[in-house]
RNA sequence: CCAAUGGGCGACUAGGGUUCCGGUCCGCUUCGGCGGGUGACUGGUCCGAGAGUUGCCGACCUCCCCGGGGUUCGCGGGAUGGGGUUACACGGCGGGACAAAAGCCCGGGAGAU
Numbered sequence: 001c002c003a004a005u006g007g008g009c010g011a012c013u014a015g016g017g018u019u020c021c022g023g024u025c026c027g028c029u030u031c032g033g034c035g036g037g038u039g040a041c042u043g044g045u046c047c048g049a050g051a052g053u054u055g056c057c058g059a060c061c062u063c064c065c066c067g068g069g070g071u072u073c074g075c076g077g078g079a080u081g082g083g084g085u086u087a088c089a090c091g092g093c094g095g096g097a098c099a100a101a102a103g104c105c106c107g108g109g110a111g112a113u
Base pairs, nucleotide, nucleotide: 007057008056009055010054011053012052015047016046020044021043022041023038024037025036026035027034028033058086059085060084061083062082063081064078065077066076067075069073088108090111094106095105096104
């Protein structure tokens, strides 16, 4: 100095809202609760990242084993064993879903460099 691939799933987090629970306010109450408002309520449930974390699978490279050529290299085959890689990544407006919103989805899109 040098190889090739760069996908899927799970868990979680930043973040997000308000169906349900809880909080809180108001009203009623047979004092057990019931009804309504409230997310300019830390929360539990819930949603949740291509450009966040992590695990597993997959993919890829290489070593290895065997064969024959042949003398220093490449070729063909095999097993799933060892080692390694899985990089980079600025980004709307608008729209969509669920109760609703979002770093969710459209979307590694448009665009920018």